[in-house]
RNA sequence: GGGCGACUAGCUCAAUGGUAGAGCAGCGGACUCUUAAUCCGGUGGUUCAGGGUUCGAGCCCCUGGUCGCCCA
Numbered sequence: 001g002g003g004c005g006a007c008u009a010g011c012u013c014a015a016u017g018g019u020a021g022a023g024c025a026g027c028g029g030a031c032u033c034u035u036a037a038u039c040c041g042g043u044g045g046u047u048c049a050g051g052g053u054u055c056g057a058g059c060c061c062c063u064g065g066u067c068g069c070c071c072a
Base pairs, nucleotide, nucleotide: 001071002070003069004068005067006066007065010024011023012022013021018055027041028040029039030038048064049063050062051061052060
């Protein structure tokens, strides 16, 4: 330098153009002499950035960024 892939909650990952979710962590509660374990419940999001298409974009298109793999 060229090609491919990934980027969404603190972490690991879902979400076929139509209300952004799960598990874990954390928080509150129940249980317990206490802790742990177990159970219940909320909370937590500028979907990497900017732009475009569309009635509507996490998803499609363009540019850029970071990381990884391959080729030279």
This is a predicted structure of a 72-nucleotide RNA (transfer RNA) from Aerosakkonema funiforme FACHB-1375. The same sequence occurs in records of 4 taxa. NCBI's taxonomy places the organism under Bacteria, Bacillati, Cyanophyceae, Aerosakkonemataceae, Aerosakkonema funiforme.